[in-house]
A computed fold for a 165-nucleotide RNA from Luteimonas marina, annotated as FMN riboswitch aptamer (RFN element). It matches the Rfam family "FMN riboswitch aptamer (RFN element)". About the family: The RFN element is a highly conserved domain that is found frequently in the 5'-untranslated regions of prokaryotic mRNAs that encode for flavin mononucleotide (FMN) biosynthesis and transport proteins. Its family is annotated with FMN binding in the Gene Ontology. RNAcentral holds the sequence, with entries from Rfam. Of the family's consensus pairs, 93% are formed in the model. Taxonomically the source falls in Luteimonas (Bacteria, Pseudomonadati, Pseudomonadota, Gammaproteobacteria).

Order: sequence, then structure tokens, then C1' cells
RNA sequence: AGAUGUCUUCAGGGCGGGGCGGAAUUCCCCACCGGCGGUAGGUGGAUCGUCGCAAGGCGCAUCCACGAGCCCGCGAGCGCCUGCGGCGGCCUGCCCGUCGCAGGGUCAGCAGAUCCGGUGAGAUGCCGGAGCCGACGGUCACAGUCCGGAUGGAAGAAGACGACC
Repeated sequence: AGAUGUCUUCAGGGCGGGGCGGAAUUCCCCACCGGCGGUAGGUGGAUCGUCGCAAGGCGCAUCCACGAGCCCGCGAGCGCCUGCGGCGGCCUGCCCGUCGCAGGGUCAGCAGAUCCGGUGAGAUGCCGGAGCCGACGGUCACAGUCCGGAUGGAAGAAGACGACC
């Protein structure tokens, strides 16, 4: 500097107790849960350096593993846009409304939500404390936790083969 393809597998957790009520895992009180990649000052291990007679200590040294729901991004879902189909409307149009299916993929969503104290050179990540957030449709009553689309899709993870250096 070039090349970086095909396939396979995997890829989400949580309502327990009490109250009101005809009825709530949906409301109220207490409780419970946290997808994927990145960041890394925390933890563990190995090595190196260093101090020490030694045990052992120290290091903004190197490598490996783990490490954030609310820091930066991503996925899903909903919205949006496009197409097709069903139904309806009247102003009969390349029209409008509505429902369903398929596609697009950032255009839009607040595209969810964090502060305080401590340590320190440095922390929205460590320690302590307090707080906050959570698609859509359904439901005898409002859902992060129930049922459903979903035996789906997917951020991505691992592996096999191939290609190239």
C1' cells in the first nucleotide's frame, strides 16, 4: 500500500408482600430488573522496574480478564416517508381518510434517564449517599415486570472455510 468474502451458531432481565376496589401482577406503599459496542483513573492475575537482609511494600510501566441502565454511540419498537392491497368518503382527483402488508433507515422523538459528597494529577465510570428512566397493541382499571406481534427481527459476539499481506 492492497484485499477484507461466504457460511454456521448464539444474541434480555424483572411483581414477592401489603392497601383501596365489584374488578388492578396496570392505581397507592414497600420490593424487583437493566440488550450491544466504545470509553476506564476501579478490581484481579502475570511480567518489568524499584525499596528492603527478609517477609513484604511501592509504581500516571507493559500485557491479559472483568468493569457505566441514566458519558458517547447502536439495536429493537413506535413515529415518519415510499409502494401495494382492502374498506369508506365526495369535491371523481396522479384526491382524501382509515386498516393491513412490504420496503426505506436518521428524517424526526427529550430519538429514555444523574446528581451530591469522598479519594485523586485526573472520575457523570471508583467508594458512599440520594435520585431518575424504561416502545407499541391488549386488558373488567392506567403495565419496565402480565398477554401479544415474537418459534420474528436485531446491535453485535463466537467459530469454520476462503482471500490477501